[in-house]
Context: one part of a larger RNA
RNA sequence: GCGAGGGAGUUUGUGCACGUGGCGAGGGUAAGCUUGUUUAGAGCGUACUCGCAGGGAAACCGAAUUGACCGCAACAACCGCAAGGUUGCCAGGGUCGCCAUGUUAACUGUGUGGUUAGUCACGAGCACCAGACCCGAAGCCUGGAGAUCCACCCCUGGGGAGGUUGAAGGCGAGCUUCCACUCGCUGGAGGACCGAAACCAGUUUUAGUCCAACUAUUUGGGUCACUUGGGGGUAGGAGUAAAAUGUCAUUCGAGCCAGGUGAUAGCGGGUUCCUCUUGAAACGGCCCUUAGGCCGGCCUGGAUGGAGGCGAGACACGGUGUAGAGAUACUGAUUAGGGGGUGUUGCCUGGAAACGGGUAGCCCCCUUGUCAAACUCCGAAGUUGUGUCUGCUGUAGAAGUCUGGAGUGGGGGAACGCGGGUAAGCCGCAUUUCCGAAAGGGAAAGAACCCGGUGUACGGUUAAGGUCCAUAAGUGGUUUCUAAGUGUGAUUCAAACUGCGUUGGUUUCCUUAGACAGUGGGGAGGUAGGCUUAGAAGCAGCCAUCCUUCAAAGAAAGCGUAACAGCUCACCCAUCUAGGACGCCAGCCGGGAAGAUACGCUGGGCUCAAGAAGCUCACCGAGACCGUACGGCACGUUCUGUGAACGUGAUCCAGUAAAGAGGUGGUUGGGUCGCGCCGAAGUGGGGGCGAAAGUUCCCAUGGAGCGGCUUGACAUAUGGAUCCUCGC
Numbered sequence: 001g002c003g004a005g006g007g008a009g010u011u012u013g014u015g016c017a018c019g020u021g022g023c024g025a026g027g028g029u030a031a032g033c034u035u036g037u038u039u040a041g042a043g044c045g046u047a048c049u050c051g052c053a054g055g056g057a058a059a060c061c062g063a064a065u066u067g068a069c070c071g072c073a074a075c076a077a078c079c080g081c082a083a084g085g086u087u088g089c090c091a092g093g094g095u096c097g098c099c100a101u102g103u104u105a106a107c108u109g110u111g112u113g114g115u116u117a118g119u120c121a122c123g124a125g126c127a128c129c130a131g132a133c134c135c136g137a138a139g140c141c142u143g144g145a146g147a148u149c150c151a152c153c154c155c156u157g158g159g160g161a162g163g164u165u166g167a168a169g170g171c172g173a174g175c176u177u178c179c180a181c182u183c184g185c186u187g188g189a190g191g192a193c194c195g196a197a198a199c200c201a202g203u204u205u206u207a208g209u210c211c212a213a214c215u216a217u218u219u220g221g222g223u224c225a226c227u228u229g230g231g232g233g234u235a236g237g238a239g240u241a242a243a244a245u246g247u248c249a250u251u252c253g254a255g256c257c258a259g260g261u262g263a264u265a266g267c268g269g270g271u272u273c274c275u276c277u278u279g280a281a282a283c284g285g286c287c288c289u290u291a292g293g294c295c296g297g298c299c300u301g302g303a304u305g306g307a308g309g310c311g312a313g314a315c316a317c318g319g320u321g322u323a324g325a326g327a328u329a330c331u332g333a334u335u336a337g338g339g340g341g342u343g344u345u346g347c348c349u350g351g352a353a354a355c356g357g358g359u360a361g362c363c364c365c366c367u368u369g370u371c372a373a374a375c376u377c378c379g380a381a382g383u384u385g386u387g388u389c390u391g392c393u394g395u396a397g398a399a400g401u402c403u404g405g406a407g408u409g410g411g412g413g414a415a416c417g418c419g420g421g422u423a424a425g426c427c428g429c430a431u432u433u434c435c436g437a438a439a440g441g442g443a444a445a446g447a448a449c450c451c452g453g454u455g456u457a458c459g460g461u462u463a464a465g466g467u468c469c470a471u472a473a474g475u476g477g478u479u480u481c482u483a484a485g486u487g488u489g490a491u492u493c494a495a496a497c498u499g500c501g502u503u504g505g506u507u508u509c510c511u512u513a514g515a516c517a518g519u520g521g522g523g524a525g526g527u528a529g530g531c532u533u534a535g536a537a538g539c540a541g542c543c544a545u546c547c548u549u550c551a552a553a554g555a556a557a558g559c560g561u562a563a564c565a566g567c568u569c570a571c572c573c574a575u576c577u578a579g580g581a582c583g584c585c586a587g588c589c590g591g592g593a594a595g596a597u598a599c600g601c602u603g604g605g606c607u608c609a610a611g612a613a614g615c616u617c618a619c620c621g622a623g624a625c626c627g628u629a630c631g632g633c634a635c636g637u638u639c640u641g642u643g644a645a646c647g648u649g650a651u652c653c654a655g656u657a658a659a660g661a662g663g664u665g666g667u668u669g670g671g672u673c674g675c676g677c678c679g680a681a682g683u684g685g686g687g688g689c690g691a692a693a694g695u696u697c698c699c700a701u702g703g704a705g706c707g708g709c710u711u712g713a714c715a716u717a718u719g720g721a722u723c724c725u726c727g728c
Base pairs, nucleotide, nucleotide: 001728002727003726004725005724006723011130013128014127015126016125018123019122020121021120022119023118026050027049028048032044033043034042035041054061055060067096068095069094070093075088076087077086078085079084098114099113100112101111102110103109133270134269135268136267140260141259142258143257144256151234152233153232154231155230156229157228158227159226160224162194163193164192165190169186170185171184172183173182174181199221200220201219205216236252239247240246273663274662275661276660277659278658283296284295285294286293287292297408298407299405300404301403302402303401304400308393309392310391312390313389314388315387316386317385318384319383320382324378325376326375331372332371333370336367337366338365339364340363341362342361345360346359347358348357349356350355411435412434413433414432415431417429418428419427420426440451441450442449455630456629457628458627459626460625461624465620466619467618468604469603470602474617476616477615478614479613480612481611487606488605497591498590499589501588502587503586504585505584506583508581509580510579518575519574520573521572522571524548525547526546529543530542531541554569557568558567559566631653632652633649634648635647636646637645638644639643664717666714667713668712669711670710671709672708673707674706675705682701683700684699685698686697687696688695689694
């Protein structure tokens, strides 16, 4: 891993509401007894319990309300061909009254109760007590068994190749008065030395599904606080420890075994057949609360109820202070300039000082340029209140009310609007919507973007999006643009700024009396204007900026000189010949533009668009829409009523958690009807039926039991749980 078998909401007691049945102002027995084939059951048993009265903390008091009105269903009458309508009477229901009691000095008040229905059994649902759907801790406690491992201690034994060094002491010699000293020999000390002897350690590497749950290699210690055999001792909050929380039998921040024990787990995993109806929540409040609960909200079943409900749109009249905008309309901020005030503090300055002058700063005013969630002279869209009308929905039963059962309370995306943050596939809000729990088509691929809400089958038409090829449908028509492979991407980023790239629009001006550009020529005189200055001649600087001759020519726009000179310009003429000049707005395009191997429209490819912006005609394209047939569900009518027939459904058919309904299958009893050696169950293969769970038939195998209907009882359905056991 596969196969087979096992494997998870059960049972007791109590309670709540519901369904079915018995009896009913009553209902029921319990233990026990009697009987019984000693089984199933039957009979007795009236203790007790629930109900028949409530109110009040209690003391205590205590309901015959046959009341009035409204009014649904039903019933009756009348009208109508019918659908239906009207009236009467109206159980239940509602409103008011009345009664009991509490409150009070007392209620005209007010709380609770009263115009009679219970009880027992069974069933299914839920809650609580229990192991309580199953599996899973780490742990806590009790009682035992452990020191054959390891730690320390005690007793008794063993072991340490070989070599080196050469302490103290001793002897001798020398020297010597002594004490000493020197030399030689001897001696054999040391947590001494070398050393892969044994033994011990565990540095490096190896190994790391190993040779090995600690090895191999290399390395270190190796006469000592050395090492080791055998025997004995210390035991679990205890031992032992040259102390590492080390070690106490591969187990140690408290060993192991058994028990308490099915500990507890707000946590993790798993939880077994089918179909039909409805269908959520990831929110609010509280909680030592944030992985969980309780209450509310949202879902679902039932009952009751009996006519409204929803608020989508339009109009009218009101509320509002956001977006935007504004600034002599306030508060506050704020650019530049000017004026006024102040200027006691700072700075500069005069003065010996007193004190003075100036300025920064501050305040106010004027002009000018900007701002605000906590500014507003203004002010939308919206939103909201009231009224009227329209719309949708409801007697085929809405709203409301009562009640059984839940789940949810970790959410997420998008759009519009906000807060925090540099920002985030970030955090926190509000409204709507989608995913969650939603398939199908499109977006290459994609939870939530676009189209679209899905019973089954077939045919047709469209939506979003597309129509060169991959690939269904146009190499359609028409008008422009782009040369950047820009682009071919709804979104897959790109900005300020910039371009004599190119296209369109537009203002003003010049232009056949010749523009613009180019080319040729002129560009003068008073004068070197005056001042200044060493000089100042158009061109350092200051002041002025005139006149003349002219076709035109500045007391000079730039270069230049020490100053002149010189070269251009403005301006004029000629030549040439047709549009030109300075701007502004807009489209596409270029630059701005940086990432780690190359390339990146889904790809091929596309410029002769298959690119961009329009207009236009076709076509393709979904489970949408339309048509036909069928199924289910809901509702209505009728009937011979567990249902059937007929009819209606444009306004029913998706669905996680969850609620509700109906079925299928397994094992085993009772009753009844059957099958089987002329072949039961089971198994293998195949054919039918049913919407499904399933069921039936045939063949083979197998070789002795099995099934239908009805009525009971369950240890009743498996693919999962690192599930358990066995096999391969």
About this RNA
A computed fold for a 728-nucleotide part of an RNA from Candidatus Iainarchaeum sp., annotated as large-subunit ribosomal RNA, domain II. Lineage of the source: Archaea > Nanobdellati > Candidatus Iainarchaeales > Candidatus Iainarchaeaceae > Candidatus Iainarchaeum.